This is a predicted structure of a 510-nucleotide part of an RNA (small-subunit ribosomal RNA, 5' domain) from an uncultured bacterium. Its mean pLDDT, the model's own confidence on a scale to 100, is 85.
[in-house]
Context: one part of a larger RNA
């Protein structure tokens, strides 16, 4: 001397860009955070329109009419598809192929998207909605019936594709490539003025995402020296997209270890940030990328992916509701609370941007963008400019002359960044329209020095002294150290040094 997500003590104008629970991975009020498709499908309330018309009224041919019937309409359900495995939080666990970096994969597998080949023929059961009984407080549910589809199911077709036998050829290598025979294997439609556009199966290839493996690297303790039975390894089946002791049976007796096994204690890792001339220390908060979890522990299902924060079972512990019979919850999304702590914000607005759906109008996104709050951090402006000596008073000092505050002030002229006020007024939205910010930035013009300075130090290191006051007392103090009656070191005043919307302390690191 630099740095900080700081926090405290005093102060305190403006803007511009950041950044803001480091603690209890503690609890959780209340709202919002993931839907969307009616060009997949059945139904269809409100309400409108038109026909009919029980009956009411009475002026007896007018009116107002419940109810029926069609036609429009299409809330909010419910089947179906597609999304919900992204985005977004966290950093408890993890010292490990978690991660960074190079590799392999002849051990794999990718929904949507993109090339190219081919197809899509004919048939059938269901069920939800619903309507009827009915159980239950409630959550939620039984059971009869009735119906759609891109929902299920069955047959054809199948060059391709699979699986099993036989041929050939290639490879270092389980394998590749190719031919022949046999047996299996696929589909859906809706939609337009238009086979006219979105879709469906099937193979093959691409791209993008992933699984898996292996080399190196990167932490503390030897006051932790032995450690291991699915342990090591082999056949042989299982299971997986797939390689494996992954798991199982048998069979063998191995494997790791002072180059540090096992154990324990600490910890998410990196890009990269601080530091430093560098080596090197330190450090992983904001921002990217992996990884891990979603109240604790465990399952699986669905699906192209999960072993799934806002999906389901189960068990735990904790909260709530209950008619005591049973039932709900799971903010480490976004704001808010409570606690906890030196200490950390709005129960805000919605135009673009990205992303889900949709054929598209579009509809959803606390992702994003904005706006509040906080000197918490950088970084920038101001808080006046010139002139003025009777060196004014007034304070303080004194050797009583005079120093010193000090050109500072007043006085005079100026100027308007800045503040008020008043008009205009945006880029961001490419061809009409459509801006949350926001009447915000920005221009113009008017007013008037007008609205705007502390805060720490003054023994030596260390820049900057003198007076009272106090008397080893009160009390200062980062090291030496000061204070016991003339204290430049305590308290105050004067003056002076610093640094400046900051200063100054304290916690940490270099």
């Nucleotide at each position: 001397g630099g740095a900080c997500g700081a926090a405290c003590g005093c102060u305190g104008g403006c803007g511009g860009c950041g950044u803001g629970c480091u603690u209890a991975a503690u609890g959780a009020a209340u709202g919002c955070g993931a839907g969307u498709c009616g060009a997949g499908c059945g139904a269809g309330a409100a309400c409108c329109a038109g026909a009919u018309g029980a009956g009411u009224g009475c002026u007896u041919g007018c009116a107002c009419a419940a109810g029926u019937c069609u036609g429009g309409g299409g809330a909010g359900a419910g089947c179906g598809g597609c999304a919900a495995a992204c985005g977004g939080g966290u950093g408890a666990g993890u010292a490990a192929c978690a991660c960074g970096u190079g590799g392999g994969u002849a051990a794999c597998c990718u929904g949507c998207c993109c090339u190219g080949c081919a197809g899509a023929c004919g048939g059938g059961c269901a069920u939800a909605a619903c309507a009827g009984u009915u159980g239950g407080a409630a959550a939620c549910g039984a059971c009869u019936g009735c119906u759609a589809a891109u929902u299920c199911c069955c047959g054809a077709u199948g060059g391709u594709c699979u699986g099993u036998g036989g041929g050939a050829g290639c490879g270092u290598a389980a394998g590749c490539u190719u031919c022949c025979a046999u047996a299996g294997u696929a589909a859906a439609g809706g939609u337009u003025u238009a086979u006219u556009c979105c879709g469906c199966u099937g193979c093959a290839g691409g791209a993008u995402g992933g699984g898996c493996c292996c080399g190196c690297g990167g932490g503390c303790c030897a006051u932790u020296a032995g450690c291991u039975u699915g342990u090591u390894g082999g056949u042989a089946g299982g299971g997986u997209a797939a390689c494996g002791g992954c798991c199982u049976a048998c069979c063998a007796a191995g494997g790791c270890g002072a180059u540090g096994a096992c154990g324990g204690g600490u910890a998410g890792g990196g890009g990269a940030c601080c530091u430093g001339a560098g080596a090197g220390g330190g450090u992983g908060g904001c921002c990217c990328c992996c990884c891990a979890c979603a109240a604790u522990g465990g399952a699986a299902c669905u699906g192209a992916a999960a072993c799934a924060c806002g999906g389901u079972c189960c068990a735990u512990a904790c909260a709530c509701c209950u008619a005591c019979g049973g039932g709900u919850g799971g903010c480490a999304g976004c704001a808010g609370u409570a606690g906890g702590g030196a200490a950390u914000a709005u129960u805000a607005g919605u135009a673009a941007u990205g992303g889900g759906c949709g054929a598209a109008a579009g509809c959803c996104u606390g992702a994003a963008c904005u706006a509040g709050c906080a000197a918490c951090g950088c970084c920038g402006c101001g808080u006046g400019u010139g002139c003025g000596a009777a060196g004014a008073a007034g304070g303080c000092c004194u050797u009583c002359g005079g120093g010193u505050u000090g050109u500072a002030a007043a006085g005079c002229a100026c100027u308007u960044u800045u503040u008020g006020a008043g008009a205009g007024g945006a880029u961001g939205a490419g061809g009409a329209a459509g801006g949350a910010c926001g009447g915000u930035a920005c221009u113009c013009u008017c007013a008037g020095a007008a609205u705007a300075a502390g805060u720490c130090u003054c023994g030596g290191c260390u820049a900057a002294c003198u007076a009272c006051g106090u008397g080893c007392c009160a009390g200062c103090a980062g090291c030496c150290g000061c204070g016991g009656u003339a204290a430049c070191a305590c308290g105050u005043a004067g003056g002076a040094g610093g640094c400046a919307a900051a200063c100054g302390u304290u916690a940490u690191c270099c």